[in-house]
Molecule: SAM riboswitch aptamer (S box leader)
Organism: soil metagenome
This record gives sequence, structure tokens and C1' cells, in this order.
RNA sequence: CUUAUCAAGAAAGGCUGAGGGAUAUGGCCCGAUGAAGCCUUGACAACCUGCCGCGUUUUGCUCUCAUUAUUCAGAGUGCAACGAAGGAAAGGUGCCAAUUCCAACCCGAUAAAAUCGGGGCAGAUAAG
Repeated sequence: CUUAUCAAGAAAGGCUGAGGGAUAUGGCCCGAUGAAGCCUUGACAACCUGCCGCGUUUUGCUCUCAUUAUUCAGAGUGCAACGAAGGAAAGGUGCCAAUUCCAACCCGAUAAAAUCGGGGCAGAUAAG
């Protein structure tokens, strides 16, 4: 930089000791009944690899049958590729308060406030 996803899901213990929710602003929260960080264990999820099963109007190959003068075309077995949706959770990541905690910029639902919805910006994660 590109693509996809971001409303679901999932915590205990130990060390430590004051901050944390990405950044700056505002709000709202979490925190001495212990924040952040580190370690251990466990879970959640299913992005990538691998595995299991499946598929057909896909493709290639082997074999069998039938047909034919021969070839193509036909039916079937097996293998490989491929593929939407599945399963499982071995490996690589990720993740385990609150929608990515909410807003900010633009548009709309109504005329205002408030609220809601859509888009954008930024960010996170995965793969390249």
C1' cells in the first nucleotide's frame, strides 16, 4: 500500500503498585474489593496453513463397461485440481469491561434541541 472483517464470543492465579480505556479534544466509564505491565494456566474465535467430510452443468489423468470400421461423444470407479457452504482445532496469528466505549467531518429522517440511521477519517486484526 491492497483486500476482508470490526453489534457476537471468551478469565483465573502469581509478581508488582497507579494508572487505564490507541493518539490529541470533549464526554462517559474502569481502577487500592488492585490500573497498566510481565509470567503461568485456561478459554474464545476461526483470518492463514494443514486435516476431515461434501459437491457438480468444473478441469485433467488412470482404469472398467457399452457402442463404433476407427475417433469423438456416453456411463461408472479411483486419483489430483478446483469450489460455495460445513466440521474439527494440530500449527501461525489474534483476542478475553463497555459497539473499535461514544462523539468529533459530511448527508439524511423533521423546522430547532435531543435521538436514530448511512457514509467518511482515524484505528485494530488477518492475509498478501